[in-house]
RNA sequence: UCCGGGAUCGUCUAGUGGUAGGACAGCGGAUUCUGGCUCCGCUAACCGAGGUUCGAAUCCUUGUCCCGGAG
Numbered sequence: 001u002c003c004g005g006g007a008u009c010g011u012c013u014a015g016u017g018g019u020a021g022g023a024c025a026g027c028g029g030a031u032u033c034u035g036g037c038u039c040c041g042c043u044a045a046c047c048g049a050g051g052u053u054c055g056a057a058u059c060c061u062u063g064u065c066c067c068g069g070a071g
């Protein structure tokens, strides 16, 4: 330099154009003599910029970073 893949709550992970979900963690509550376990609830995210579209995490362009391959 070229090719391919990836970036989503604090962490891990799902979501192939129509409500952004789950687990763990955190917070609150129930239970308990207390704590733990268990159960219920809450908070919390789409890498940046632009485009297409009625509508974009998803499609297109470009940038940044990470991984793999080629030279």
Base pairs, nucleotide, nucleotide: 001070002069003068004067005066006065007064010024011023012022013021018054026042027041028040029039030038047063048062049061050060051059

Background:
Transfer RNA from a bacterium, 71 nucleotides, folded computationally.